[in-house]
RNA sequence: AGAGUUUGAUCCUGGCUCAGGAUGAACGCUAGCGGCAGGCUUAACACAUGCAAGUCGAGGGGCAGCGGGUCGUAGCAAUACGAUGCCGGCGACCGGCGCAAGGGUGCGUAACGCGUGAGCAAUCUGCCCGUAUCAGGGGGAUAAGCGAUGGAAACGUCGUCUAAUACCGCAUAACACCAAUGAUGGCAUCAUCGUUGGUUGAAAGCUUCGGUGGAUACGGAUGAGCUCGCGAGACAUUAGUUAGUUGGCGGGGUAACGGCCCACCAAGACCGCGAUGUCUAGGGGAACUGAGAGGUUGAACGGCCACAUUGGAACUGAGAUACGGUCCAGACUCCUACGGGAGGCAGCAGUGGGGAAUAUUGGGCAAUGGGCGAAAGCCUGACCCAGCGACGCCGCGUGAAGGAAGAAGGUCUUCGGAUUGUAAACUUCAGUCAACAGGGAAGAUCGUGACGGUACCUGAGGAGGAAGCCCCGGCUAACUACGUGCCAGCAGCCGCGGUAAUACGUAGGGGGCGAGCGUUGUCCGGAAUGGCUGGGCGUAAAGGGCGUGUAGGCGGCCGACUAAGUAUGGAGUGAAAGUCCAUUUUUCAAGGAUGGAAUUGCUUUGUAGACUGGUUGGCUUGAGUGCGGAAGAGGUAAGUGGAAUUCCCAGUGUAGCGGUGAAAUGCGUAGAGAUUGGGAGGAACACCAGUGGCGAAGGCGACUUACUGGGCCGUAACUGACGCUGAGGCGCGAAAGCGUGGGGAGCGAACAGGAUUAGAUACCCUGGUAGUCCACGCGGUAAACGAUGAGUGCUAGGUGUAGCGGGUAUCGACCCCUGCUGUGCCGCAGUAAACACAAUAAGCACUCCGCCUGGGGAGUACGGCCGCAAGGUUGAAACUCAAAGGAAUUGACGGGGGCCCGCACAAGCAGCGGAGCAUGUUGUUUAAUUCGAUGCAACGCGAAGAACCUUACCAGGUCUUGACAUCCAAUUAAGCCCAUAGAGAUAUGGGGUCUCUUCGGAGGAAUUGAGACAGGUGGUGCAUGGUUGUCGUCAGCUCGUGUCGUGAGAUGUUGGGUUAAGUCCCGCAACGAGCGCAACCCUUAUUAUCAGUUACUAACGCGUGAAGGCGAGGACUCUGAUGAGACUGCCGGGGACAACUCGGAGGAAGGUGGGGACGACGUCAAAUCAUCAUGCCCCUUAUGACCUGGGCUACAAACGUGCUACAAUGGCGACCACAAAGAGGAGCGAGCAUGCGAAUGUAAGCGGAUCUCAAAAAAGUCGUCCCAGUUCGGACUGUGGGCUGCAACCCGCCCACACGAAGUUGGAGUUGCUAGUAAUCGCGGAUCAGAAUGCCGCGGUGAAUACGUUCCCGGGCCUUGUACACACCGCCCGUCACACCAUGGGAGUUGGGAGCACCCGAAGCCAGUGAGCCGACCGCAAGGGAGCAGCUGUCGAAGGUGAGACCGAUGACUGGGGUGAAGUCGUAACAAGGUAACC
Repeated sequence: AGAGUUUGAUCCUGGCUCAGGAUGAACGCUAGCGGCAGGCUUAACACAUGCAAGUCGAGGGGCAGCGGGUCGUAGCAAUACGAUGCCGGCGACCGGCGCAAGGGUGCGUAACGCGUGAGCAAUCUGCCCGUAUCAGGGGGAUAAGCGAUGGAAACGUCGUCUAAUACCGCAUAACACCAAUGAUGGCAUCAUCGUUGGUUGAAAGCUUCGGUGGAUACGGAUGAGCUCGCGAGACAUUAGUUAGUUGGCGGGGUAACGGCCCACCAAGACCGCGAUGUCUAGGGGAACUGAGAGGUUGAACGGCCACAUUGGAACUGAGAUACGGUCCAGACUCCUACGGGAGGCAGCAGUGGGGAAUAUUGGGCAAUGGGCGAAAGCCUGACCCAGCGACGCCGCGUGAAGGAAGAAGGUCUUCGGAUUGUAAACUUCAGUCAACAGGGAAGAUCGUGACGGUACCUGAGGAGGAAGCCCCGGCUAACUACGUGCCAGCAGCCGCGGUAAUACGUAGGGGGCGAGCGUUGUCCGGAAUGGCUGGGCGUAAAGGGCGUGUAGGCGGCCGACUAAGUAUGGAGUGAAAGUCCAUUUUUCAAGGAUGGAAUUGCUUUGUAGACUGGUUGGCUUGAGUGCGGAAGAGGUAAGUGGAAUUCCCAGUGUAGCGGUGAAAUGCGUAGAGAUUGGGAGGAACACCAGUGGCGAAGGCGACUUACUGGGCCGUAACUGACGCUGAGGCGCGAAAGCGUGGGGAGCGAACAGGAUUAGAUACCCUGGUAGUCCACGCGGUAAACGAUGAGUGCUAGGUGUAGCGGGUAUCGACCCCUGCUGUGCCGCAGUAAACACAAUAAGCACUCCGCCUGGGGAGUACGGCCGCAAGGUUGAAACUCAAAGGAAUUGACGGGGGCCCGCACAAGCAGCGGAGCAUGUUGUUUAAUUCGAUGCAACGCGAAGAACCUUACCAGGUCUUGACAUCCAAUUAAGCCCAUAGAGAUAUGGGGUCUCUUCGGAGGAAUUGAGACAGGUGGUGCAUGGUUGUCGUCAGCUCGUGUCGUGAGAUGUUGGGUUAAGUCCCGCAACGAGCGCAACCCUUAUUAUCAGUUACUAACGCGUGAAGGCGAGGACUCUGAUGAGACUGCCGGGGACAACUCGGAGGAAGGUGGGGACGACGUCAAAUCAUCAUGCCCCUUAUGACCUGGGCUACAAACGUGCUACAAUGGCGACCACAAAGAGGAGCGAGCAUGCGAAUGUAAGCGGAUCUCAAAAAAGUCGUCCCAGUUCGGACUGUGGGCUGCAACCCGCCCACACGAAGUUGGAGUUGCUAGUAAUCGCGGAUCAGAAUGCCGCGGUGAAUACGUUCCCGGGCCUUGUACACACCGCCCGUCACACCAUGGGAGUUGGGAGCACCCGAAGCCAGUGAGCCGACCGCAAGGGAGCAGCUGUCGAAGGUGAGACCGAUGACUGGGGUGAAGUCGUAACAAGGUAACC
């Protein structure tokens, strides 16, 4: 410090997620030791038991118990009993002090509760300290005790006795109080110090004689109380709150101020700088995190507060409204004799319960501290220790060194090896920790040690007792094998798993940490993702629809004063602990100690006076006013006008009009439409008209008039900062809509009809109501947009346009130069993610307002406000997703555009689709009908040829190292021939057999045997190689360097021409290059040369019935080898003087002459595992192998491709020509003979320019048929034959005779072809024993048409849109159906807290009363004073009643929402998305 994740890729925005640290933790697996810390976060739930606050006899009366003494009695004695407070002491009691501390908890509390800083001239303070003074003299009770008595108990009642440092008078005393008066000081009330007079008003003793205690006053210290400034939660879907409320006067009360309380008076007080309400919460020092600023937290430690079963109340006291006190009420628990009583662990342990979860009913007062005491001492679950739990932090160990045959084993493997791995074994060592034995502390100043026989030290022995957990796809360090097969499972995010998973499980190996390791929860960080430091708002989320203006914020120039802000110095405070630094101490560390820094704060004081603020004086440039001008659809009202539509009336006139893609509905012979004239009525204002004008926005368009707002230019007379912005508020605000009343021509939601359509509640058409118009009112929203808030200043230019000026010039208008204002375009710097913006900023700055914080849910729900309603405004959450988005890029696509091409259309010719047959396919059937190919690009395809074989399929019969390969051993035959059995495979029997040799043997072959292995047309073409199809013979596809861009990418390759072509030329930030195109290759068309046999034959010769038959020739044809030829080379026109193109000449051929081979980068997970090869998986007496037979040839049906036809351009018969290219030895087969024929018999020639197949056919000539289901057509069938073959039944071909079907030119639709082509005619070949209508070739005859590129299909280039990228066979929306989830409404039901009103009214304080009671004082007494009980009243908790408000739970039913596998219906959106979309 960053990383992953939106995309095909890119940049940006933006969320989600991860790596770090922390924890009072919990859970899983594991676990050796020690030190230091910490351990109910939940039920402030309920608690058994024990302990946690007592102490003082030096305050007192006393003597129950204990010990002692003394005395008495009994006894020899020990001893027992009794007496005695005599001594040590001491239960209970009176009294004093303490119990208000310590300890616990965090319920409540949003508060002066806490923190910080001040204040009290408005206060108190036991014990402690200091100073001063005093302590004289009296009195009356009472507890305990004793006696009596009630009660189950708790606990009382009566009588009687007694003491005090208990209680009460008196004396004395003050700085107390009151009055008068003087002085000083301060801070407003006032404070302090004097003088005089008056009033009230203290005490306590004990003693061991050392002391100790008492009283008053003042002061200190400590502690407490009260007041104030400032700080610190959420919600405004809580906006108004308040009646003792706010203040005053007078009282009361308190330690003290105060509505704290009361009477009276006034009507105030708080609040947008957030009152009140609701919810949440103890607050702080600090802790965690963070670079910091911040954010989060408030366990442990120390300071504050609150509480003590719930609520209320006072008493005592220095202090409490009192955790282990009292009273009352409530709930709960316990005891009970039923009459009554008792209790309060949020003290320490402990129990139950709750919970994911948190310890011992331990030891000790030795230390520290506390209470009491003169002290000894007692008490102390505070505390010090120990126990339990890896809960955390820190430390140590589980061994160290050597050790390669790199052992064994494991794992992987390409079988070679690699790895585990110096790891182990083995050798040599040191001994930490633990365990054992011995010694043994400090902690303590005399004594006293729970911890503890602990820490620590020493000793002996031995590797002995001590390692796990998580992870290994990326982020993120670490990889293989097997298993599994979208299953089981993993997962923090992205995502893995559907047969080759580094992602699941296991193993081996590796990585990380280590007595721990992971997981989960929570917090901070990363997150600049709430942005003060430190963000944004044109299009990503985000500018309010616009103005006006209140509060508030901000504010021009020059002075003076001030000192609030600000800066700086001093002082006080900011407790300690903590943090940081230094030093030091535990052997180190954690931890501890000492010192310093820091504590960013608050208060106070001095100084400064720039800036901000304040006060004050001036100024004119901001702002405003005046004056002079010009422009304008600015607004409101009234009036006026013409064109057009419609309607009405009349004339002319006749059959249609209207409408559409085409129609129909509609109108019209009752006279429409058309046309002419007249009239009515409403609405809107053509041309002018313009990126023109005006207005704040919405918006404003005929003309005239009236009233009226604003801006601009010029001027510089006036005011003198009067300014800017603007939360709330107020006003304006398109269209639609609402109310009332008018109006209504045209248009026109709804509605009706007609069409369209699968449907058509739409688009189109015919009608048509609200509405649109006017007046008044409501509503208050829009993609109210420049998607750009307002204001001010600054920052290159250029060019239009509107308004008003200035200058020069002119007779003048223009033109030209120039200023301001408005409105556009282009453009630099700059900005920006890019697009773009660019003086009209989205630039550089300042001020103020509004708004945003992932998508969906949702602008929804609830609540509030507004509205007549519709609805508006404000505006969530649960839940859900990992994205949603912006801009740009490359593609692809478009029922987008432009240019261009192709038998693509068009123009033609011939077909297919109808028939019969052939063949292939689907389907069906079957034991099997083997398998594959499936739009174009499967379907006469693999198959260039299924009777057996082929053959992969089926049935049956057989084999198991195998039909085939290699290795080993043994044997010597096996093949071959014959015979037998069998359907055959096979089995049995018989005959007979290899080569070489150095004679040892070697080699080949076969059989048998064992095992390695063979074998598989079994699966996967979606694991692959190779091969192939297709786009497409389309003209494209790329690279290097450079340049541009943040980048994906672009440029080049685009543009202007041209071409069949990215072909070439020109231009150009490109310059070059590669794969394609073309050419080079083959063939064909012409020719030259060479060469002539088997080809040829002109001349010469021979020769025949005829014949290149023969001699001969090398001329011709031809054969086949080498050349030539064609290149837009030449001429002319066009073009840009180019490329090129058009025409022409010459030429056999002319513009790539015709044809072929040749197929760029790539696309289709295209085809093929059955050509072959091959990974993995599967079968192994079978999914292998052999055999016989069957099947692949089936047949309601459908489709593709062909053949033959339907006839006269023909059929038939006769006669008669002319090819090319091929093939031939298990072959082609002449000739001759036989047969109607297929063919057969015989047989020449030929391994071929020689022989053979071989007849070419159409054509031509002649004859016949006469338009018919025929002399067309030939299917089907019958009979008889032929051929091949082991074998033609299933299932071949051919011949002859007979039979003679459909079919008379083929619906929708669809195919091929542009010239030697289509069409038509025959010939050959491959395969092959035989079996083509198929396929591959060959030649013969030989057309028609092309205006043209609008349309269909396919393709190329440029451009445009895109929400597509699996790329339109894309994407995607809504209803409905089903399941689940959360949520709103809901007749209600139920619970909770708070407030209000009323009733009741405990305890208690206060007040009144007090007939009952009454010791101290006064009084001789009577009596008085003071007081008590009782009673009454105000207040008053709990409780009761009532009406509402609020919050939660639940509810039949219901509303929408979300999510789900491949459901249903449609097609709304994305392309012009097929009616542009959206608000």

This is a predicted structure of a 1479-nucleotide RNA (small-subunit ribosomal RNA) from an uncultured rumen bacterium. Rfam family: Bacterial small subunit ribosomal RNA. Gene Ontology terms of the family: ribosome and structural constituent of ribosome. The RNAcentral record of the sequence draws on ENA and SILVA.